[in-house]
Predicted 3D model of a 101-nucleotide RNA (Guanidine-I riboswitch aptamer) from Paenibacillus xylanivorans. The coordinates come from a structure-prediction model, not an experiment, and the mean pLDDT is 80. Its Rfam family is "Guanidine-I riboswitch aptamer". Its family is annotated with regulation of gene expression in the Gene Ontology. The organism belongs to Paenibacillus, within Bacteria.
């Protein structure tokens, strides 16, 4: 150059903001409204390089009724800015990009 499972998906997790709830301060017709994430939290968002579990992919071994069953392995990833969404932000998404080695 080219080719590849560097495979989906759910569930946390590290971060992460603030719609909603709750807290805090003011207000006040006590219904409640308004600020505040420079509020620890619940809801939420959440990793390609971050775990878990299923499913499935490849290989090899056994068993088979010849289609399928069942075990086992399956290593590696440094990386911006800017730009986008949802209420916002984020190790989200652009992207296992650019760009470096």
């Nucleotide at each position: 150059u080219c080719g590849a499972a560097u495979g989906u998906u759910u569930u946390c997790u590290a971060g992460g903001g603030u719609u909603c709830c709750g807290c805090g301060a003011c207000a006040g017709u006590u219904g409640u409204g308004u600020c505040g994430g420079u509020c620890u939290g619940g809801u939420c968002c959440g990793a390609g390089a971050g775990a878990a579990a299923a499913c499935u992919c490849a290989c090899a071994g056994c068993c088979u009724g010849u289609u399928g069953g069942u075990u086992g392995u399956g290593u590696c990833a440094c990386g911006g800015a800017g730009g986008g969404a949802c209420a916002a932000a984020a190790g989200c998404c652009u992207g296992g990009g650019a760009g470096a080695u």